[in-house]
Overview
This is a predicted structure of a 78-nucleotide RNA (transfer RNA) from an archaeon. Its mean pLDDT, the model's own confidence on a scale to 100, is 82. Its Rfam family is "tRNA". Rfam's curators write: Transfer RNA (tRNA) molecules are approximately 80 nucleotides in length. The sequence was found in a public genome assembly.

RNA sequence: GCCCCUGUAGCUCAGACCGGUUAGACCGCCUCCUUGGUAAGGAGGAAGCCGCGGGUUCAAAUCCCGCCAGGGGCUCCA
Numbered sequence: 001g002c003c004c005c006u007g008u009a010g011c012u013c014a015g016a017c018c019g020g021u022u023a024g025a026c027c028g029c030c031u032c033c034u035u036g037g038u039a040a041g042g043a044g045g046a047a048g049c050c051g052c053g054g055g056u057u058c059a060a061a062u063c064c065c066g067c068c069a070g071g072g073g074c075u076c077c078a
Stems, first nucleotide, its partner, number of pairs: 001074007010027001012025002020058001029045005051067005
């Protein structure tokens, strides 16, 4: 330098191919209940520029382009 994959809540990930209701799950965190007090259990809650910018569209996490970051492969044989 070229090719491929990944980037979504604090963590780990789904959703993306095939655009369409309000963006979800586990764990964690906060509050309350329960207990003499913890753990466990129950109820509720907060938390997201969907990596960044642009484009297409009535409508974009999703499609297209560029860039950034991480990972992998190739850059060969005679």